[in-house]
């Protein structure tokens, strides 16, 4: 400290995801010991038992019992002593307000912090003064009565006190009066006594009372410490879709009231408080010190610890106390539980242990007061579930341990393997060593004192040091720790291994089970699912879920952004607010320093210490950026005075302008309206039709009538804040500019809220209405057309008012100031210079527009009109979609506008440039692409191939161009893979091993054959004689064998695009970069062929060319070819001699290169043209296919990885079968005739093939053939008669002398064998078809048509395939359309690249929301009604101990009525918020769904915004 993830690749926005750190957790797997921590986050849900607050006989009056010793006894039992003045219960004191526990409720002075109390209280505690006098009545316990089931009561009678009253006295206290101050005078309020000593004086006189001391107590006053109330500045959640609250409200008097200030309460009075710096509401939450995480601001939390706060079943209310409106008090009400004799009662674990329930989840009904605090008591002591300790949980932190050294036969084994081997691996096994931890045995702490000086204190408290002494007390616990002993013995999981992120291999499984944190893996070879061996990390743990900060600068203060990527409001004015020009001087709000007091402890951190070390604990310091108060400083900001002119502003003179506003006014056109000529059209459209038009239109003239809009001038020209403004002329009126000088003297700039303008549509009243034209109608198009296209056509559009408030209202660029190269150009202005004058130069102002530096910037682009460099203010953005949508408020007359979520679901959406592909986007170019032509296919027959159907099978590939006369250059049987039945199992075929045997041929019987059983001949070759080599049987087993699958695992071939001109590399250069450049430009070519240019310079694979075949010559050679010339034969014939000249053969070379001229052209390359030549501009063919595309096509040519079959998916064999026939389509022959058909005669080729073979002359057959066999391993001979052609004769336009298919009959021939299924032949027999719709197809010269020959395959079987040669055309203006392809350039939303992407309704499934007749809850506001208990007031009823008293009787109380306040409840009526609801809207999401075809390309009507239909 950063990765991953949008794309074909890049940069950028931008979300999402991950790696870290921590947890009071929880779950899965595991699981050795210690130590110190921690442990109901859930239901503040209910709660059995137990315990958890008592003590004090030194306040007081009582006062038992078991037991046990003693008398007595009617043997029932009673009575005394101890027990015991004890236990226990009462009166009174204190203590129960603290200690524990818990977060419901509280947004508040409840908390933090820092002040304030001159507005206040404080039991015990401490210091100081003073004082404790002298009376009275009563009460509980207790005994008897009685109610009641209990629980608790009632009556009556007896008693005591530190209990309760009264009286006295008052230094100090209050209160009155009084004030300048001091005196005095008035009135008021207290008390409680106990225990221990001791009699020196009194009384009785052992001893005790009085008194007298010591402690411990009370009462007053006055100060202290503690705690405590109350009050104030400040700080810290969230929602404005909460904007207005308020009647005791605000504030005064004035009385009550409290410890104590105060509407805290009451009367009256005034009309006030709060609020945009967020009041009122809702809706969440105890605060804090800290914790956690961050580099750090910041965030997020508030368990353990400590500080406040609040709360004790729910509500409510008070009583007693110094304290409370009280967890373990009281009363009431209400819910719930429990007990009842139904009459009534009892209870509050949010102490500590348990229990049930809730949850994913939180422990023992322990053990002790020894420590350490606490109430009580003089004190011994009691009580203390606070606490100290133990148990339970790897809940957390820390520490140990699970063994060390040695050891390669790299042991076995396992995993893999290319079979060598690699690996787990010094790993184990063996040897030698150690003893933590746990085990057993032994020893064994500290944690505890008590007196006394001394320091420090308010202090005798705590506390530290010093000195003396050693009587009691330990739950933990015989624990910590030490010692001994034995033995490697008891002690290792758990997660992952594509990427991000360390770790690979095997099997298994086949989008299947499964993974999964993003991205994704998984469709037969998965480093991704399971499993296994290895490996990598942590480690008694590991992983998984959850949460929080981090990374995320993804809310941006530190530290973000708005031209296109989410974001500048449509524009202006101006409020409040922030912000503000220069000089001086004062002040000291802010600001800087310094002091002081505080910022509790504990935690972070530093330092030191203590446990063996760490955690963990002790001690000291820092720090705590706060806040307060206080003393300096005066630069800057701010506040007061004063001054200034540069900001603003006024004031004069001046021009420019479609700025506004209103009245008036013009001339064009268009239409309608009259009247005139004329006549049959016209209009419209791609093309057309509805319409007008013989009742006279279009057209033209001439007159009129309306309403609208202003041609030319017109211009990246003018005005205006935008919105927008255009004929002319008055009137009225707002802004800006410019020169000079003169005034004010900062009077500024922005702008939430507010207010005002705001295109167009739309609304409302009235008006107007020529043209245009939403809706509408019709006519067309089209499948279909509620559109485009047309002919009508009504709102509207105009105008007056009034309204709505929206635009892609855009520069997509808020307003303002300053600063920072330059050049052009135009509009208003002011100033010079020249000109006669214009035009023109210069300066300098304001605007406007188009280049560019720097600089920004993802890019694209900006660039003084900034998107540069500042400053000042507003607006506004935080991933895409739901959605600018719902709900709710405002606004509006509607129509809507504004303001504005969230459930939910997605990994992405988005900008920008870069290659590419595509476009019904441009542009140049080429190609038999089209046109020009010439033949055909598409219609018949019928080959032949394929779909499809059929069968037992009808083997399989092949499937637009690039399958379909295609693999197959040839299916009767084999072939043959397919079907049926019959057989075989180391097999038909190959290597090893053993055994036997030569091999082999001959032949029997059975079967359909395979096969089986048999019979018979035969005994080979080499040899170092051991034996070996080839063959056959037969036997075990490894292994054979497979046209069985995957061409989508594969190699090799092969096809296409395309023989189209491309494809790219390496240095430089430019871009952040992916990519450019080179390669593009300008000519030119067939060509990326050349030439020029150029930030390119080279340079490869491609094109050309080298190869081969023809075209013409030359030279060499001359048999089987030739034969001019010379001879010979012959009816004729290179037949012979004999030549070597020609043809031809096959070698070897020549020749063609824009080489030469003349024109164009850039002086270039190169075209055009013409001479020579056989041939001219790659002469014409051929072989030759760049990087690539199509997961193109073959596993059945071969090979081959994996999988499958092994008595079968391998092998044999018979026989069927690919040849099937309603059909549909490819490709072919034949033809439909007279440029032809028949007959007869007569020429003229080339290329090939021949030994299991071509086969001649003869002879036979009408013939296909036959019979025979010369000649030929071939320039010699055969095949082998070339046919169109020509030269006569016939047919005369018919379904024919055309056509021939299809049957009927006889036959050849090959073959083992022509039934299913072969060619041919003759003889009859004569179907369809008379030139082929829509569509298509080859061909540009020896070419296309036409005509025959020939060969490969083959026994047979050719209309097909591959050659051959004869005969031999037309046509190409020309690139506008059609396909195809090349460059460049443009658009994209496409990159699987247009056969693309990609909208919307509907259909059907889930999901979450809105509405909704309601329905049922929660919560609150108002009205009213009721009103327990309590408190306060009032009392005429009734009761009364203390004090008074003249004894009637009064004061004072108490109960009981009543008043007033109020809890619950009760009824009406609103607001808000869950749930829920027939039915209904839209909304997401889903594989193949239906309908169309918006949108990306000019997307086929360019798109897009607002509005209306």
């Nucleotide at each position: 400290a950063g990765a991953g993830u949008u794309u074909g690749a890049u940069c950028c926005u931008g979300g999402c995801u991950c790696a870290g750190a921590a947890c009071g957790a929880a779950c899965g797997c595991u699981g050795g010991c210690g130590g110190c921590g921690u442990g109901c986050u859930u239901a503040a849900c209910a709660c059995a038992u137990g315990c958890a607050a008592g003590u004090c006989g030194a306040a007081c009056g009582u006062g038992a019992a078991a037991g046990u010793g003693g008398a007595c006894u009617u043997c029932g039992g009673u009575c005394c002593g101890c027990g015991a003045g004890u236990a226990a219960a009462g009166u009174g004191g204190c203590g129960c307000a603290c200690g524990g526990g818990u977060g419901a409720g509280u947004a508040a002075c409840a908390c933090g912090u820092g002040a304030a109390u001159a507005a206040u209280c404080u039991g015990c505690c401490c210091g100081a003064u003073g004082a404790u006098c002298c009376g009275g009545g009563a009460u509980a316990a207790c005994a008897u009565u009685u109610c009641g089931a209990a629980a608790g009561g009632a009556a009556u009678g007896c008693u005591a006190a530190u209990a309760c009253c009264g009286g006295a006295u008052a230094a100090g206290c209050c209160c009155c009066g009084g004030a300048c101050g001091a005196u005095g005078u008035g009135g008021g309020a207290a008390a409680a006594g106990g225990u221990g000593g001791c009699c020196u004086c009194u009384c009785c006189u052992u001893g005790g009372a009085a008194g007298c001391u010591u402690c411990c107590g009370u009462c007053a006053u006055c100060g202290g410490a503690u705690g405590a109330g109350u009050u104030c500045g400040c700080g810290g959640c969230c929602c404005a879709u909460u904007a207005g609250c308020u009647a005791g409200u605000u504030g005064g008097u004035g009385a009550g009231g409290u410890a104590a200030c105060g509407g805290c309460c009451c009367a009256c009075c005034a009309a006030g408080g709060c609020u945009a710096c967020g009041a009122u509401g809702g809706g969440u939450a105890g605060c804090u010190g800290g914790u956690c995480u961050g580099a750090g601001a910041g965030g997020a939390u508030g368990a353990u610890c400590a500080g406040c706060c609040a709360c004790a079943c729910u509500g409510g209310a008070a009583c007693u106390g110094a304290g409370a409106c009280a967890c373990g008090g009281u009363c009431c009400a209400g819910a719930c539980u429990c007990c009842u004799a139904c009459g009534g009662g009892a209870g509050g674990c949010a102490g500590c242990a348990g229990u049930g329930g809730g949850g994913a989840a939180u422990u023992u009904u322990g053990c002790g007061c020894a420590a350490u605090g606490g109430g009580g008591g003089a004190a011994a002591c009691c009580c203390u579930g606070a606490c100290g300790c133990a148990g339970c949980a790897a809940c957390g932190c820390c520490g140990c341990g699970u063994g060390a050294g040695u050891g390669a036969u790299g042991a076995a084994g396992g995993u893999u393997u290319u079979c060598g081997g690699a690996u787990c691996g010094u790993a184990a096994a063996g040897c030698u060593c150690u003893g933590u931890c746990g085990g057993u045995g032994g020893g064994g702490a500290a944690g505890a004192c008590u007196a006394u000086c001394g320091g420090a204190u308010a202090a005798u408290a705590c506390u530290c040091g010093g000195u003396a002494g050693u009587a009691c007390u330990g739950a933990c616990g015989g624990u910590a720790c030490c010692c001994a002993c034995a033995a490697a013995g008891g002690a290792a999981g758990c997660a992952c291994c594509g990427g991000c992120u360390a770790a690979c291999u095997c099997c298994g499984u086949g989008c299947c089970a499964g993974c999964a944190g993003c991205c994704g893996c998984g469709g037969u070879a998965a480093u991704a699912c399971g499993g296994a061996g290895g490996g990598u990390g942590c480690a008694a743990g590991c992983g998984u879920u959850g949460u929080u900060c981090g990374g995320a600068a993804u809310u941006a203060u530190u530290g973000g952004g708005c031209g296109u990527a989410a974001a500048g409001a449509g524009c202006g004015u101006g409020u409040a607010g922030g912000c503000g020009g220069u000089u001086g001087u004062c002040u000291a709000a802010g600001u800087c320093u310094g002091a002081u007091g505080u910022g509790a402890a504990a935690g972070c951190c530093c330092g030191g210490g203590g446990c063996u070390c760490a955690a963990c604990c002790c001690c000291g310091g820092a720090a705590g950026u706060g806040c307060a108060u206080u003393g300096g400083a005066a630069a800057c900001u701010g506040g007061g005075c004063a001054a200034c002119u540069u900001g603003a502003g006024u004031a004069u003179g001046g021009g420019a302008g479609a700025g506004g506003a209103a009245a008036g006014u013009g001339g064009a056109a268009u239409u309608c309206c009259g009247a005139g000529u004329g006549u049959a059209g016209g209009g419209g459209u791609g093309a057309a039709a509805u319409c007008c038009g013989u009742a006279g239109a279009u057209a033209u003239u001439c007159g009129g009538a309306g309403g609208a809009a202003c041609a030319c001038c017109a211009g990246u020209g003018g005005c205006g804040a935008a919105g927008g403004c255009g004929g002319c002329u008055u009137u009225c009126u707002g802004g800006a500019c410019c020169a000079a000088u003169a005034c004010u003297g900062a009077c500024g700039c922005u702008g939430a809220g507010a207010c005002g303008c705001g295109a167009a549509a739309g609304c409302g009243u009235g008006g107007g209405g020529a043209g245009c034209a939403a809706a509408c109608a019709g006519g067309a198009u089209u499948a279909g057309a509620u559109a485009c296209c047309c002919u009508g056509g009504u709102a509207g559009u105009c105008c007056a008012c009034g309204c709505c408030c929206u635009a892609a209202a855009c520069g997509a660029u808020g307003a303002g100031a300053a600063c920072u190269a330059g050049c052009u150009g135009u509009u208003g202005g002011a100033g010079g210079a020249a000109u006669a004058u214009a035009a023109u130069c210069c300066u300098u102002u304001a605007g406007u527009a188009g280049c560019g530096u720097a600089g920004c910037a993802a890019a694209c682009g900006u660039g003084a009109u900034a998107a540069g460099u500042u400053c000042u203010c507003c607006g506004c953005c935080u991933g895409g979609g739901g959605a600018g949508u719902a709900c709710g408020g405002c606004c509006g007359c509607a129509a809507g506008g504004c303001u504005a979520a969230a459930a939910c679901u997605c990994a992405a959406a988005u900008g920008a440039a870069u290659u590419g592909a595509c476009g019904g986007g441009g542009g140049c170019c080429c190609g038999c692409a089209c046109a020009a032509g010439c033949g055909g296919u598409g219609g018949a027959g019928c080959a032949u191939g394929u779909g499809g159907u059929u069968u037992a099978a009808u083997u399989c590939g092949a499937u637009g161009c690039a399958a379909c006369g295609c693999g197959a250059a040839g299916a009767a049987c084999c072939u043959u893979a397919c079907c049926u039945g019959g057989u075989c199992u180391u097999g038909a075929c190959a290597u090893c091993c053993c055994a036997a045997g030569a091999a082999u041929c001959u032949u029997u019987u059975a079967g359909a054959g395979a096969u089986a059983a048999g019979a018979g001949a035969g005994u080979g070759c080499c040899u170092u004689c051991g034996g070996g080599a080839a063959c056959u049987u037969g036997g075990a087993g490894a292994c054979a064998g497979g046209u069985g699958c995957u061409g989508c695992a594969u190699g090799g071939c092969u096809g296409u695009c395309g023989u189209c001109a491309g494809c790219u590399c390496g240095u430089g250069u430019c871009g952040u970069g992916a990519g450019a450049u080179g390669u593009u430009g300008g000519g030119u070519u067939a060509a990326g062929u050349c030439c020029c240019g150029c930030a390119a310079c080279g340079a490869g694979c491609g094109c050309a060319a080298c190869c081969c075949c023809u075209a013409u010559c030359c030279u060499u050679g001359g048999u089987u070819g030739c034969c001019a010339g010379c001879a010979c034969a012959u009816a004729a014939u290179g037949g012979u001699g004999g030549g070597a000249a020609c043809u031809c053969c096959a070698g070897g070379g020549a020749g063609a290169c824009u080489g030469c001229c003349g024109g164009u052209g850039a002086c270039a390359a190169a075209c055009c043209g013409g001479a020579g030549g056989a041939a001219g501009g790659u002469g014409g063919g051929g072989a030759u296919g760049a990087c690539g595309u199509c997961a193109a096509g073959u596993c059945a040519u071969c090979a081959u990885g994996g999988c499958c079959c092994u008595u079968a998916u391998g092998a044999c064999c018979a026989g069927g079968g690919c040849u099937a026939c309603a059909c549909a389509c490819g490709u072919g022959c034949u033809a439909c005739a007279a440029u032809g058909g028949g007959c007869a005669g007569u020429a003229c080729a080339g290329a090939g093939g021949g030994g299991c073979g071509c086969a001649a002359u003869a002879c036979c057959g009408c013939g296909a053939g036959g019979u025979g066999g010369a000649g030929c391993u071939a320039a010699u001979c055969c095949c082998a008669g070339a046919a169109a052609a020509c030269u006569g004769c016939u047919c005369g336009u018919a379904g024919u002398c055309c056509g021939g298919a299809u049957c009927g009959g006889a036959g050849u021939c090959u073959g083992c064998a022509a039934c299913u299924c072969g060619a041919c032949u003759c003889c009859g027999u004569g179907a369809a078809g008379u030139c082929g719709g829509a569509a298509u197809c080859g061909c540009u010269a020896g070419u296309a048509a036409u005509c025959g020959c020939g060969a490969a395959u083959c026994a047979g079987a050719a209309u097909g395939u591959c050659g051959c040669g004869g005969u031999g055309a037309a046509u190409a203006c020309g690139u506008u359309c059609c396909c195809g392809g090349g460059c460049c350039u443009u658009g994209u939303a496409c990159a699987c690249a247009c056969c693309g992407c990609c909208c919307g309704u509907c259909a059907c499934a889930c999901c979450a929301u809105g509405g909704g007749a309601g329905u049922g809850g929660g919560u609150u506001g108002c009205a009213c009604c009721a009103g327990a208990a309590g408190c306060a007031g009032g009392u005429a009823g009734u009761c009364u101990a203390a004090c008074c008293g003249a004894a009637a009787g009064g004061a004072g109380g108490g109960c009981g009525c009543u008043u007033g306040c109020c809890a619950c409840g009760g009824u009406g009526u609103g607001g808000c918020c869950g749930a829920u609801g027939a039915c209904u809207g839209g909304g997401g999401u889903g594989a193949a769904g239906u309908c169309g075809u918006a949108a990306c390309a000019a997307g086929g009507u360019a798109a897009c915004c607002g509005u209306a239909a």